[in-house]
RNA sequence: GAUUUCCUUCGGGGUCGGGUGAAAUUCCCAAUCGGCGGUAAAUAAAAGUGCAAUGCUUUUAUAAGCCCGCGAGCCAAUGGCAGGAUCUGGUGUGAUUCCAGAGCCGACAGUUAAAGUCUGGAUGGGAGAAGGGUCAA
Numbered sequence: 001g002a003u004u005u006c007c008u009u010c011g012g013g014g015u016c017g018g019g020u021g022a023a024a025u026u027c028c029c030a031a032u033c034g035g036c037g038g039u040a041a042a043u044a045a046a047a048g049u050g051c052a053a054u055g056c057u058u059u060u061a062u063a064a065g066c067c068c069g070c071g072a073g074c075c076a077a078u079g080g081c082a083g084g085a086u087c088u089g090g091u092g093u094g095a096u097u098c099c100a101g102a103g104c105c106g107a108c109a110g111u112u113a114a115a116g117u118c119u120g121g122a123u124g125g126g127a128g129a130a131g132g133g134u135c136a137a
Base pairs, nucleotide, nucleotide: 001135002134005133006132007131008130009129010128017029018028019027031117032116033106034105035070036069037068038067042062043061044060045059046058047057048056049055065104066103073081074080075079086102087101088100089099090098108120109119110118
């Protein structure tokens, strides 16, 4: 440096409180959560520059549930099917990612009553992440 090939490890969060009822963490009020990769103008740290700085340069880390793609489910399985959601204003050359505000969404099976949050398939699978070996120069 590559992906030829192999191995190891890691790899998902959440109903406080109240109402109705024979029965609901499933309904109603209210609460609460956000996998992986990409995009990205923000923030932080380190190094460099400089008389110096809150500046400039480089590197690293973090940064979108609803923009693009992927995963979890099912099947006749190199494939196919199913599968959700965002607007308004502001700044700006540029933002559905920033700032402000208001919204919206959530597989399958089960349940004394309809579930993102309970129980179960699951001590599973997995997008992928990190490390090591290997290979090449």
Source information
Predicted 3D model of a 137-nucleotide RNA (FMN riboswitch aptamer (RFN element)) from Pullulanibacillus camelliae. The sequence was found by an Rfam model in a public genome assembly. The coordinates come from a structure-prediction model, not an experiment, and the mean pLDDT is 75.